RNA sequence: GUCCUUGUGGUCUAGAGGAAAGGACGCCGCGCUACGAACGCGGAGGUCGGAGGUUCGAAUCCUCCCGAGGACG
Numbered sequence: 001g002u003c004c005u006u007g008u009g010g011u012c013u014a015g016a017g018g019a020a021a022g023g024a025c026g027c028c029g030c031g032c033u034a035c036g037a038a039c040g041c042g043g044a045g046g047u048c049g050g051a052g053g054u055u056c057g058a059a060u061c062c063u064c065c066c067g068a069g070g071a072c073g
Base pairs, nucleotide, nucleotide: 001072002071003070004069005068006067007066010025011024012023013022018056027043028042029041030040031039049065050064051063052062053061
C1' cells in the first nucleotide's frame, strides 16, 4: 500500500429493512439470613464507532473516515 473480517449499555453478546434494540455477567434497592454467599423480586444504564447516502422506513444495505484482528506485497 491492496484486500478480507469486525465495531451494539461497564464487560460478553442476540438482532441480517418495519417489535418499546433482547439476554448474561456486573452495578443499585428490597426480600430471605444472626451476617454474608446463594436464591427470589424490582431498578438504573445503550439509539447501535463517526459522517454522508439509498429507502415511506436502516443497528441491519451502499460510500468515505476512524479503531481492532488477519492475508498478501

Record summary:
The RNA shown here (transfer RNA) has 73 nucleotides and comes from an Actinomycetota bacterium. The RNAcentral record of the sequence draws on ENA. It matches the Rfam family "tRNA". By type it is a transfer RNA. About the family: Transfer RNA (tRNA) molecules are approximately 80 nucleotides in length. The coordinates come from a structure-prediction model, not an experiment, and the mean pLDDT is 82.